[in-house]
RNA sequence: CGAGUCGGCCGGACGGUCGCUGUGAUUGCACAGAGGAAAGUCCGGGCUUCACAGGGCAGGGCGCCAGGUAACGCCUGGAAGGCGCGAGCCUAUGGAAAGUGCCACAGAAAAUACACCGCCGCGCCCGCGGGCGCGGUAAGGGUGAAAAGGUGCGGUAAGAGCGCACCGCGCCGGUGGCAACACCGGCGGCAGGGUAAACCCCGCCUGAAGCAAGGUUGAAUAGGGAGGCAAGCGCGUUGCGCGUCACACGGCCCGUGUGCGCUUCCGGGUAAACCGCAAGAGGCGCAUGGCGACAUGCGUCCCAGAUGAAUGACCGUUCACGACAGAACCCGGCUUACAGGCCGACUCACCCG
RNA sequence: GCGCCUGUAGCUCAUCUGGACAGAGCAUCGGUCUUCUAAACCGGAGGUAGCAGGUUCGAGUCCUGCCAGGCGCG
Numbered sequence: 001c002g003a004g005u006c007g008g009c010c011g012g013a014c015g016g017u018c019g020c021u022g023u024g025a026u027u028g029c030a031c032a033g034a035g036g037a038a039a040g041u042c043c044g045g046g047c048u049u050c051a052c053a054g055g056g057c058a059g060g061g062c063g064c065c066a067g068g069u070a071a072c073g074c075c076u077g078g079a080a081g082g083c084g085c086g087a088g089c090c091u092a093u094g095g096a097a098a099g100u101g102c103c104a105c106a107g108a109a110a111a112u113a114c115a116c117c118g119c120c121g122c123g124c125c126c127g128c129g130g131g132c133g134c135g136g137u138a139a140g141g142g143u144g145a146a147a148a149g150g151u152g153c154g155g156u157a158a159g160a161g162c163g164c165a166c167c168g169c170g171c172c173g174g175u176g177g178c179a180a181c182a183c184c185g186g187c188g189g190c191a192g193g194g195u196a197a198a199c200c201c202c203g204c205c206u207g208a209a210g211c212a213a214g215g216u217u218g219a220a221u222a223g224g225g226a227g228g229c230a231a232g233c234g235c236g237u238u239g240c241g242c243g244u245c246a247c248a249c250g251g252c253c254c255g256u257g258u259g260c261g262c263u264u265c266c267g268g269g270u271a272a273a274c275c276g277c278a279a280g281a282g283g284c285g286c287a288u289g290g291c292g293a294c295a296u297g298c299g300u301c302c303c304a305g306a307u308g309a310a311u312g313a314c315c316g317u318u319c320a321c322g323a324c325a326g327a328a329c330c331c332g333g334c335u336u337a338c339a340g341g342c343c344g345a346c347u348c349a350c351c352c353g
Numbered sequence: 354g355c356g357c358c359u360g361u362a363g364c365u366c367a368u369c370u371g372g373a374c375a376g377a378g379c380a381u382c383g384g385u386c387u388u389c390u391a392a393a394c395c396g397g398a399g400g401u402a403g404c405a406g407g408u409u410c411g412a413g414u415c416c417u418g419c420c421a422g423g424c425g426c427g
Base pairs, nucleotide, nucleotide: 002348003347004346005345006344007343008342009341010340012318013317014316015315016314017313018312020033021032022031023030024029035324039335040334042333043332044331045330046329047210048209049208050207054254055253056252057251059206060205061204062203063202064078065077066076067075068074079093080091081090082089083088094201095200099199100198101195102194103193116141117140118137119136120135121134122133123132124131125130149167150166151165152164153163154162168190169188170187171186172185173184174183175182176181214275215274216273217272224266225265226264227263228262229261232244233243234242235241236240245259246258247257248256249255282301283300284299285298286297287296288295289294354426355425356424357423358422359421360420363379364378365377366376372410381397382396383395384394385393403419404418405417406416407415
C1' cells in the first nucleotide's frame, strides 16, 4: 500500500415553543416514553384454563460427540467429510449385514447379475485375409452418474485377489481421549454399488388449547325450544358400597373423577368498567472460575403499558443529508429486510528498511 | 391469534409422493373449401412451471427459506 476473512457498534444529535400517553404530586410541575430487527409467526418456554391428573398406543419432533441453558430444531467447543495458498467457510452428519422399494434412456448386463466387441486353446473348412463349432475368460474396449474394489509386480494357454506389496473394506487387540474419533499391530480375500430431504429400523424428547387465555363487578334478555340419561335394576349391606348408564380428560385403550340433576344442540340478550398489564429465567458495572457458550458472588438501577390504538408540528445549529421500518402478555432463539458510517483482530501478495 | 388451500401457454385446467424433448380445450396466425362469411378439416407459434437455494445421475413433482393471493374458526 492493495486484496480478503472474522467479530462488534451506530443508524442521527443538541437547544427552544406548542401538543400527546403513563406514574406521582397538586393546581401546575417532576420523571419516563418503540427496534436491531418491534417484521415473519418458524421453534422453545413462563403464565392461565381443562383438572385431582396417571400409564400405554398412535401422531409429531430431533439425529456425530461433549457441554451451556428454564428449555429448544438454539448457542459453545471438538470429531469426521468437503472447499480455500491462507485467515477461515460449509454440513437436515445414526442404520443399506432387520426387511421392502427405486436406479429412466443408453448398454450384453443395474442385482441369484444370461457376455456386445474382444483374448486364449482344440477341431473342421477355405487357404493371402478369414469363417463355423466346442471349451475357458471378464484384465482391455464400448455404454452410462454408477458395471464383479484401486495401483504395481509376478503368474497363466489367455486372464482373474490367482499370489504378493501398498491403499480401501470388515473383525480383533493395544495406546491416547469423558466421548465422537485418531494412531499402532494382527487376522481375513472381502458380505458387488448408490439411494433413508424413499417406506422403514434404532435412540432420545413430547397432554390439549391459548391473554381474543382467564377472572371481578354491573347491566340486559326469552328462567325460550328440542333431544339423551338408571331417581331404576342386580349383588352385598343397613353408614353405604360395587356393577350397569351419562359426562369430562386432543384421537384410541386402560384408568381416574363427577352425578340427581347433569349433559348435547338451536335460538335470544350483553359485548360496559376494572384486573390480568409489567420488578423480570431483568439491565448495567466489578471480581472469580472456564478455551468458550456461560456460571457464581458483590454493588447499583427501575428503563412504554395504549385499548378506534400515545412521541407530532415549527425554528436554530450540526451532520453520516438519513436505509429497513412502530410495542399490544412476557422472555430465549432462528429466518428475512437494511442507504450510509465507525472500530478491532487475523491472513495473503508486492515494495522499502 | 389459530387452522388450511392455491400459484403451470393470452384464459380455464391436467401431471401416480421423480424418468429427461411439459400436455388438453378455448382463443390466436396461416392454408383448404365457399360468390363471401361462419362451420368443418389440416398445419404452426406461444412455457426461465411464483422466486431463490438444497437432495438426487436427473425435480413442475421431494425438502428449506422468501413473495403474492384466497377460505374458515375465534